[in-house]
A computed fold for a 94-nucleotide RNA from Marivirga lumbricoides, annotated as SAM riboswitch aptamer (S box leader). It matches the Rfam family "SAM riboswitch aptamer (S box leader)". Gene Ontology term of the family: regulation of gene expression. Its mean pLDDT, the model's own confidence on a scale to 100, is 81.
RNA sequence: AAUUUAUAACGAAGAGGUGAGAGACAGGCUCUGUGAUCCUCUGGCAACCUGAUUCAAGGUGCCAAAUCCUGCCCAACAAAGGGAAAUAUAAAUA
Numbered sequence: 001a002a003u004u005u006a007u008a009a010c011g012a013a014g015a016g017g018u019g020a021g022a023g024a025c026a027g028g029c030u031c032u033g034u035g036a037u038c039c040u041c042u043g044g045c046a047a048c049c050u051g052a053u054u055c056a057a058g059g060u061g062c063c064a065a066a067u068c069c070u071g072c073c074c075a076a077c078a079a080a081g082g083g084a085a086a087u088a089u090a091a092a093u094a
Base pairs, nucleotide, nucleotide: 002093003092004091005090006089007088008087013042014041015040016039017038021031022030023029025071026070027069028068043063044062045061048059049058050057051055067086072083073082074081
């Protein structure tokens, strides 16, 4: 990297360093020198796996906005709703 299964409207940020982009992709929209991104530390959320037996100890994950919204199909037609795909994460497989 691939496949399968499950979940994705809830929840949870401070400090130091760095210094201009970031939010997967495209469009939109938003965040951003009142500091993006990334790294480190500390704190927290959550409960997939392990453990214990229903806790949060260990392995992951996560901590702007619904997975930020839309993308394909159906419905609707000022707007809305449902499903799929894609993406992300976890666990398993060879």